The prediction has a mean pLDDT of 84. c-di-GMP-I riboswitch aptamer from a Nitrospirota bacterium, 77 nucleotides, folded computationally. Of the family's consensus pairs, 94% are formed in the model.
[in-house]
């Protein structure tokens, strides 16, 4: 350096649920918590799942649903 993930250290995100707000919605910001995570850090490229007042070969939500991509902290075996 690649591999790999300790009942290692320092930190880090935060499911569900509850207050608020936003949006038609799926969801999403913010704030309690804390179920979980070694990429649960980033981006919807690929599938998938999921919404849509208007019906549409559209438009959108999900990166904590899977691959793939890019960048990343720490060092036991």
């Nucleotide at each position: 350096u690649c591999a790999c993930g300790a009942c290692a250290a320092g930190g880090c995100c935060a499911a569900a649920u509850c207050c608020u707000u936003u949006g038609u919605g799926a969801a999403a910001a913010g704030g309690g918590u804390a179920c979980g995570g070694a990429a649960a850090g980033c981006g919807g490229c690929g599938g998938g799942u999921c919404u849509u007042a208007c019906a549409a070969u559209a438009a959108g939500a999900c990166g904590g649903c899977c691959g793939a991509g890019c960048u990343g902290c720490c060092g036991a075996a």

It matches the Rfam family "c-di-GMP-I riboswitch aptamer". From the family's description: GEMM was predicted in a large-scale screen for bacterial structured RNA regulatory elements. It was read from a public genome assembly, where an Rfam model found it.